This is a predicted structure of a 686-nucleotide part of an RNA (large-subunit ribosomal RNA, domain II) from Blattella germanica. Its mean pLDDT, the model's own confidence on a scale to 100, is 84.
Context: one part of a larger RNA
Formats: sequence, C1' cells, structure tokens
RNA sequence: GCCUACGAGUUACAUCUCACUAGCAAGAUUAAGUGCUGUGAAGUACGAAGUCGAAGCGAAAGCGAGUCUGAAUAGGGCGUUAAGUUAGUGGGAGUAGACGCGAAACUUUGUGAUCUACCCUUGAGCAGGUUGAAGGUUGGGUAACACCAACUGGAGGACCGAACCCGUUGACGUUGAAAAGUCUUGGGAUGACUUGAGGGUAGGGGUGAAAGGCUAAUCAAACUGAGAGAUAGCUCGUACUCUCCGAAAUGCUUUUAGGAGCAGCCUCAUAUUAGUAUCAUAGAGGUAGAGCUACUGAUUGGAUGCGGGGGCUUCACCGCCUACCAAUUCCAGACAAACUCCGAAUGCUAUGAUAUGAUUUAUGGGAGGAAGGCUAUGGGUGCUAAUGUCCAUAGCCGAGAGGGAAAGAACCCGGACCAACAGCUAAGGUCCCCGAAUGUAUGCUAAGUUGAAAAAACGCGGUGUGACUGCAGAGACAGCUAGGAUGUUGGCUUGGAAGCAGCCAUUCAUUUAAAGAGUGCGUAACAGCUCACUAGUCGAGCGGUCGUGCAUGGAUAAUAAGCGGGCAUAAGCAUACUACCGAAGCUUUGGGUUGUGCAUUAAUGUACAGCGGUAGGAGAGCAUUCCAACGGCGUAGAAGCAGUAUCGUAAGGUAUUGUGGAGCUUUUGGAAAAGCAAAUGUAGGC
Repeated sequence: GCCUACGAGUUACAUCUCACUAGCAAGAUUAAGUGCUGUGAAGUACGAAGUCGAAGCGAAAGCGAGUCUGAAUAGGGCGUUAAGUUAGUGGGAGUAGACGCGAAACUUUGUGAUCUACCCUUGAGCAGGUUGAAGGUUGGGUAACACCAACUGGAGGACCGAACCCGUUGACGUUGAAAAGUCUUGGGAUGACUUGAGGGUAGGGGUGAAAGGCUAAUCAAACUGAGAGAUAGCUCGUACUCUCCGAAAUGCUUUUAGGAGCAGCCUCAUAUUAGUAUCAUAGAGGUAGAGCUACUGAUUGGAUGCGGGGGCUUCACCGCCUACCAAUUCCAGACAAACUCCGAAUGCUAUGAUAUGAUUUAUGGGAGGAAGGCUAUGGGUGCUAAUGUCCAUAGCCGAGAGGGAAAGAACCCGGACCAACAGCUAAGGUCCCCGAAUGUAUGCUAAGUUGAAAAAACGCGGUGUGACUGCAGAGACAGCUAGGAUGUUGGCUUGGAAGCAGCCAUUCAUUUAAAGAGUGCGUAACAGCUCACUAGUCGAGCGGUCGUGCAUGGAUAAUAAGCGGGCAUAAGCAUACUACCGAAGCUUUGGGUUGUGCAUUAAUGUACAGCGGUAGGAGAGCAUUCCAACGGCGUAGAAGCAGUAUCGUAAGGUAUUGUGGAGCUUUUGGAAAAGCAAAUGUAGGC
C1' cells in the first nucleotide's frame, strides 16, 4: 500500500418544549401496589395518593375579572375577552461519559538500586623495562658541626609500555553483525586505580568531583494499578439513494476576538395581506461641483506703506534716507475633510396612477453562520505602493457547471431536470493548427511596427492628411556663369587691429543692376576664400507656421522564448457593410418531477410556471439483522461465492448458469449492536 472483518448522535428519566396521531373533555389522568389471564413481547380489572388545567394581581396582609402602584374616580404595569389533559411517535433541550478517538497533566495505593549514582563489609588484580628521593655505610673534612665523594638504599596521585579500565581522532556502519558497535589512532596503567561477592539510600524522594547527570533501552520529577470514559471553547473522523427550498462570513455585547448570547440572513408549519418596479406630484437634506470684498483659515504678484529693522543727524526731542520686513485698504490670480453666499445627479420618505402576481408580515419548531475573497465605482490609511489595509454601493466567486480570454476561483457571454447523428444566436471569432471569409469597399503603415500585458519625458527634412500664410511667366525656389566696388586701413584702442581680439557709433556717404563701416573660414597684421545683395541662364511651382493619423529613436537582466504556434506586407491598423462559425443560452421532438389552477374521478388528464447548488431545513424511499402473523421455496439442491442477461431515475431488484451442500424467505406490521473510503483508525492476511 491493497484486501477482509470491526469502527462513531445511543440509552435512561413521573424531566421541559413543539408538531402529528389517538382517547376523553371543564375536565383529563392514574403511580407504586394488588388480583386475574397468557408459552411469550404482554393484556385486563382494581387502586385518587399525586399532577396539570378551569383566575388573576400583589413582597405580603389581602382583594378578585380584576389587581398593584398611588392622595386619586388620573395615568401606567400585569391580567380578563382563545380548552385542556393522558398516552404514543417524531424534532429539539436538560441531566447523565451523551457522536467517536486523542492529551500534556493532577491525586492516591503500590513496585523497583540484578542497569546506573554514592556509601558500607569482605576478597581479588596490575608482564616487562626506566629513573634513583630520604635514610645508611665508608673515606675525606671541621675545634665540633656543616660540607664533599663513592657505595648502599628503593621513595614517587614518578617515566615507557602489555593485561585491565577508558573512549581522543578518522573511516565504516545508519531497514547495522550491534536500539551506541567494528577497525584505526589515542588516554590512564601503584592509584582520588580497577574489579568480584554480599548489603544500604526510593519518587518532589534518593544519589550526584554538578552534566539537570543517573535512579532497569524511561527522567526539569521513574514505573504499575485505581480515581477515569479526568478535562479538551482544540485537531481529525462520522458510513445508502432520490426530490423541494437554500444561507452566512454582518450589527451589538462578551477576561471577548479561531468561542459564545441576542438580532439580521435559510428552512418547515400555521395564520395573514401586503410587497416590488416604473411614472407623476410633494418633501427633508448640504455630498459632487462651484465660490470666497459671504464667514473661518490659508495664499501669489502689483499699488498704498500703519508699525518695525538699518543708516545719517542731534546734548536731547524733532527730523531725513532706504534694492530690508510689513499691518490695513485697493487691483488681478487662486486653495480647504473638520470654510460655505450657493448647489445638483442619484438615493430616501409620502401620496396617486399603471404594471407584476404571493413576492409581505406575524407566531411557533429546526438550523447553519458570526476567518470571507476579487472586480468596478466613491473614500480613509499607505508612497493617489502592494494579490496591502479599513469602510460604502453594485456584481461575481464562495455554493456555479458551459462558451470566450493559449493556459487562469473572481474578467466577457451565459445560469446545467434527462435524452437527441435537429435548428438559431451571445461573447468571441472565420490562412493552417481549428468550426467558420485567403469576404466587399476606401484609406494608412514598411517599422515584422503590428498580429490579445505595457512603456515616458524628450528627439526626428520617415510618411499621409487638414487649416492659415509668403514668393512666383513683370520668371520664383534650387543649380550654374559673372559681379560683390569706392571715401576707407571709419574712429578709438593697440606692438599690430586694415569688414571679421575688443570698445564707440546719427553702421554714414558715393558709384551702382547690386554690394553690410560686413555672415563665416583665414593672416602676426595684410593678403586670400566665402556669404548677404545683384545681373544672366533655366522654365513651374517653391517656402513658412500650427494641428492631426500611422510609423521612428529613446528601449537595459540574467536558459533561447511575452503574436498560443506555424507564419503573415496582410492573415497588420482605421472606417463602413454582408455572410458564416460559435454555449449545457433560446427553439424543436420525446420523457421525468415539483407547485398552482381547472376537470372528472380518487389518481388520472390538462394548462401555466418551475427543477445549478456548499453549510443547513423539509419530504419520499432502497438495503441489512431479528420478532409476530398469514403464506411460500428447498438434496429433482437452501444460504453463500462467481459469471451472464434483464428491469428500475437512484439506493437496488429479478431470472438463469456454474460452484456449494442445508437451510431460506415473499407480503403486512414491529424492533434496531441498521449501510464505511478516509479517523498518522483497530485486528488479521498478502
């Protein structure tokens, strides 16, 4: 992991409550117990003790369809004006373990020191080698000591190193040979050494050269039994089918925030009649917007310049000045959630009309839910950040399948009762992948721009187009040929300054078709080249500004890689149009089922409207085991197991064949140890 078996809302109660069914009814009912009957679950008679109801109000005395409060004959509170009760069944609640499994823990009775910690008693063990303390002897030495040398001696938590004890390093081992080992390497090895046997200390206790270590593979409080099914607002699991309806993730409160109580939202029953939409009319209101010499506040420029700062002056006062700050007022501009002289659209309320047709409301039974999420819009917060966070309005997901968006909870289209080898459409599409146009018309784009994410400021003689405007057969624009002069090297400055370093300027004048006291290059300064300007040649359009369409640069991220791909110059973009494809939408045909109405009849027909669905409510069924009653089947083959066929919307049923070898069961009722895929479920098998 698979298979088989087992495995979770049960039972009790004079309990409470609601519905249904039955009996009796202003009453209803017996309990324990006793008698009788029965094979049996049991039945029946007796037994008014008790309980509920028929009257309430008040703390009570008490009064009573009233009563309490109160001075009250007021007002108000609770009552009166609705039949109960007993039993059964079902829904829910309470008390019990109360749907099942699950703690860590707590209390208490005991069992443990054969492991290990420490202690006590009594024993045992430590190859070999090395070093050579004290002391001693002899000799020397001293006044005597001291001291020196040699020999002797054999000390030490001494040295090296086996046994023995330990466990430093590395590798292996890691479903191991082993629930801690093997090999290598290493530490101690006469000692605070190691070890045998016997004994002691016990659970908030022991023992501890102290690591919270050890106390029998268990230790920040051992193990075993009991309280005990501790408790678990927590996690997980909770078993057959179909039909109808169908939520919530909000408000208030909470030692409350992942739990609850009440309300909102769902469902069922009973009663009830309003509900919703549109239009019209009448209202309340201070949002969007707008405005501000209409307030409060904020605010830019200008004019005016109270007051102040600075400077001057003076013995002081006065006075004067100002590239300074600046009140008030005026002109122009402009801001505000906590500003408003104003002020919508929506939304809300009321009335009326129209439409719709049970959608409303109340009471009672049962819930679930009380972690929500995304998108659009109006806002707060944040960075006008976030698949951020907090509100509001709407939609969707949640609980919604289908088609489109390549793929995708929420986007677009659209709400799936079942079936069909029928049709029409939506969004979106129609070259191929891939269903349907290589569609029609007119333009644009040359960038593979683009072709389903998205790019900016700024740049651009890419190109289309619109408007305005200038020049032009008295010849424009571009090109080519020629000229482009003189006073003069203007004056100043300067070493020099001659059109062209710089400064000044009434930048003038002359000759001219035209030619600046000079547009640029150039020289040390000149020179030289060139431009403006003019003539000729040529012969028809040439410039400028603003707007707009499509392109273009700007354009940089880590695998090659953001048209879905192939690819496409349209199969791209824009405008208009036609056809087609395209869904579980709509239609067609057949069938099922629910509700309502009608008609017959008592289960049918017909008409209309429905039938997505999680939590959850309500209804109807299937299967299993046992019991009762009436039946039935079976050695001519029961149950069980396996195959095939067939019936039913489903749970499931039936027939038959094989196997098997002795019991099984329809129908109508009753009673439950009554349905498994999950609980790191339990046991067995593989």